[in-house]
RNA sequence: UCGUGCUAGGCGGGGAGCUAGCGGUGCCCUGUACCCGCAAUCCGCUAUAGCGGGGCGUAAUUCCGCGCUUGAGGCCUGGCUCAGCCAACACUGUUCGGUUUGUUCGACGUUGAAGACCGGGUUCUGCGCGGCGGAGCCCCGUGAACCCCGUCAGGUCCGGAAGGAAGCAGCGGUAAGCGGCCAGCUCCGGGUGACGCAGAGGAGCCUGGUCUGAGCCGGCAUGCUGGAUAAGCUGAGUGGACCAGUGUCGAGAGUGCGGUGCACGA
Numbered sequence: 001u002c003g004u005g006c007u008a009g010g011c012g013g014g015g016a017g018c019u020a021g022c023g024g025u026g027c028c029c030u031g032u033a034c035c036c037g038c039a040a041u042c043c044g045c046u047a048u049a050g051c052g053g054g055g056c057g058u059a060a061u062u063c064c065g066c067g068c069u070u071g072a073g074g075c076c077u078g079g080c081u082c083a084g085c086c087a088a089c090a091c092u093g094u095u096c097g098g099u100u101u102g103u104u105c106g107a108c109g110u111u112g113a114a115g116a117c118c119g120g121g122u123u124c125u126g127c128g129c130g131g132c133g134g135a136g137c138c139c140c141g142u143g144a145a146c147c148c149c150g151u152c153a154g155g156u157c158c159g160g161a162a163g164g165a166a167g168c169a170g171c172g173g174u175a176a177g178c179g180g181c182c183a184g185c186u187c188c189g190g191g192u193g194a195c196g197c198a199g200a201g202g203a204g205c206c207u208g209g210u211c212u213g214a215g216c217c218g219g220c221a222u223g224c225u226g227g228a229u230a231a232g233c234u235g236a237g238u239g240g241a242c243c244a245g246u247g248u249c250g251a252g253a254g255u256g257c258g259g260u261g262c263a264c265g266a
Base pairs, nucleotide, nucleotide: 001266002265003264004263005262006261010056011055012030013029014028015027020046021045022044023043024042034054035053036052037051038050063259064258065257066256067255068254069253070252073249074248075247076245077244078243079242081241082240084238085237088234091232092231093229094228095227096226097225098224099223101221102220104219105218106217108215115211116210117209118208119207120206121205122204123200124199125198126197127196128195129193130192132189133188134187135186136185137184139180140179141178142177148173149172150171151170156165157164158163
């Protein structure tokens, strides 16, 4: 140096998350990379940090280390970016009220504004008067076979007679009742009154008088102030998209340098 056989190492790795930490199962990236069993209120371990069982093939283009370039993706931080969600009236806006001011506009006002004082009304209670309704009385008519009244023809009865008595019909009247009249009187009632008297009440409104004598009301604008409202390029919060970062981890790819055992034979 070559050949044969074997062995270490290899047969995937990484990110976030979980964890005291490491690795794995699950998620994502890379991209092809032996098989079986275990495992999220999880499995196996402890710095030599998956465990158990089986298999393949090699000491090198395939294993190991270092450097450079590139680099999927994740994480972190940030943004005059984008569209959401949530909360809040601090800001801008919108809206409602109070108030100040006005070379502003309109109504009312010296035929008297606003204000002050004195009255009246509106309100309530009682009484009266009126009106309305009801009942009764009064009034008119009707109204009793006999058991209501008066007069009682005829007839009847008593009497010698004079005379007397009861009394039906008729006529006249009347009681209860019935009908009418509704003028008058009495009593009662109210969803009753441009009424009267007395009392109470005094907020608002209307109104009269006296004093005083020029304002006063509304709109608009303006400043201040109080409330409401989540519309906003709103002070905050939150997750996402996009972008950025000498940030961080980094699979994979390219490239350079180096390292790697045993036996036998020629």
A computed fold for a 266-nucleotide RNA from a Pseudomonadota bacterium, annotated as Bacterial large signal recognition particle RNA. Its Rfam family is "Bacterial large signal recognition particle RNA". Gene Ontology terms of the family: signal recognition particle, plasma membrane targeting and SRP-dependent cotranslational protein targeting to membrane, signal sequence recognition. It is annotated as a non-coding RNA gene. Its mean pLDDT, the model's own confidence on a scale to 100, is 77.